[in-house]
RNA sequence: GCCCGCUUGGUGGAAUCGGCAGACACAGCAGCCUUAGGAGCUGCCGCCGCAAGGCAUGGGGGUUCAAGUCCCUCAGCGGGCA
Numbered sequence: 001g002c003c004c005g006c007u008u009g010g011u012g013g014a015a016u017c018g019g020c021a022g023a024c025a026c027a028g029c030a031g032c033c034u035u036a037g038g039a040g041c042u043g044c045c046g047c048c049g050c051a052a053g054g055c056a057u058g059g060g061g062g063u064u065c066a067a068g069u070c071c072c073u074c075a076g077c078g079g080g081c082a
Base pairs, nucleotide, nucleotide: 001081002080003079004078005077006076007075010026011025012024019065028044029043030042031041032040046055047054048053058074059073060072061071062070
């Protein structure tokens, strides 16, 4: 230099053919239980906003009524060829 794959909450990861993003699990927080702790059970758990609502899938742009998904570009990581 060329080619291929990957990038989603704090973590691992899901999302069928483009149609409710964050399922499920872990971690965390609160409560119940316990003398106490652990285990177990219940609830909560992205950001902004008083609320209504808006935003959020590596960065930027495009297509579309609608994009994690398709297209372009950049970055990072991994692999292959030279």